Transfer RNA from Euglena gracilis, 72 nucleotides, folded computationally. Rfam family: tRNA. About the family: Transfer RNA (tRNA) molecules are approximately 80 nucleotides in length. Its family is annotated with triplet codon-amino acid adaptor activity in the Gene Ontology. By type it is a transfer RNA. The sequence is in RNAcentral, with records from ENA.
RNA sequence: GGGUUCAUAGCUCAGUGGUAGAGCAUUCGGCUGCAAUCCGAGUGGUCCCUGGUUCAAACCCGGGUGGGCCCU
Repeated sequence: GGGUUCAUAGCUCAGUGGUAGAGCAUUCGGCUGCAAUCCGAGUGGUCCCUGGUUCAAACCCGGGUGGGCCCU
């Protein structure tokens, strides 16, 4: 330099045009003599950045940034 793939909550990941979610973590409560386990509830996101298409974009298109893999 060329090809390909990924970027969404603190972490691991779903979500393929119509309200942004799960597990873990964290906070509070229940349970317990105390704690753990277990049960219930809550908190937590500018969906990497920018522009476009659309009534409507995490999702489609252009450009950029960063990471992985392959080729040279």
Its mean pLDDT, the model's own confidence on a scale to 100, is 81.